[in-house]
C1' cells in the first nucleotide's frame, strides 16, 4: 500500500406567478428539481504531459417503492414482521456541429419521475420515514 474483518458517522432536490373553479402547491399556461457507483474527447491542476480532482436525470448498472414469497394477528376488510442469489413492474433523447472516435463535448429541440392520502387527477403538499438504503468516509486492531 492492497484485500478481508469489526465499529461508528454521513448519505435527496423542487410549485414562485397567472387562469378556471365552491374547492386545485393535484387541472391548464409560464416555472422549478435531478440519489449512488461506473464510463468521459470537456474543465481544473501541470511549463507541457502523465498522475490526480471534478464532470451524464433520460449510456451501463444500483437503491428506495410497488408486487411476489414466508410467518403472525384479524370474522372479514385489513394490519404487522421477515425475505434481494424473488418471477414480474422498476422512467425518460433525439437532431445538427466538431472529430479517427461522442449516448458523455458544443448548439438546439424534447422527454421522464414509486406507493398511500387529499373538498379536484401531485416529480414539487401530507404520510409510511426520527425508517430503509445504493454507497461515501473515518477509526481500530485481527488476518492475509
Nucleotide at each position: 500500500c492492497g484485500u478481508c474483518g469489526u465499529u461508528c458517522u454521513c448519505a435527496g432536490g423542487g410549485c414562485g406567478g397567472g387562469g378556471u373553479g365552491g374547492a386545485a402547491c393535484u387541472c391548464c399556461c409560464c416555472a422549478c428539481c435531478g440519489g449512488c457507483g461506473g464510463u468521459a474527447a470537456g474543465c481544473g491542476c501541470u511549463u507541457c504531459c502523465c498522475c490526480c480532482g471534478c464532470a451524464a436525470g433520460c449510456c451501463c448498472g444500483c437503491g428506495a417503492g410497488c408486487g411476489c414469497c414466508u410467518c403472525c394477528c384479524c370474522u372479514u376488510c385489513g394490519g404487522g414482521a421477515g425475505g434481494g442469489u424473488c418471477a414480474g413492474c422498476a422512467g425518460a433523447u433525439c437532431c445538427g456541429g466538431u472529430g479517427c472516435a461522442a449516448c458523455u463535448c458544443c448548439g438546439g429541440a424534447g422527454c421522464c419521475g414509486a406507493c398511500g392520502g387529499u373538498u379536484a387527477a401531485a416529480g414539487u403538499c401530507c404520510g409510511g420515514a426520527u425508517g430503509a438504503a445504493a454507497g461515501a468516509g473515518a477509526a481500530c486492531g485481527g488476518a492475509c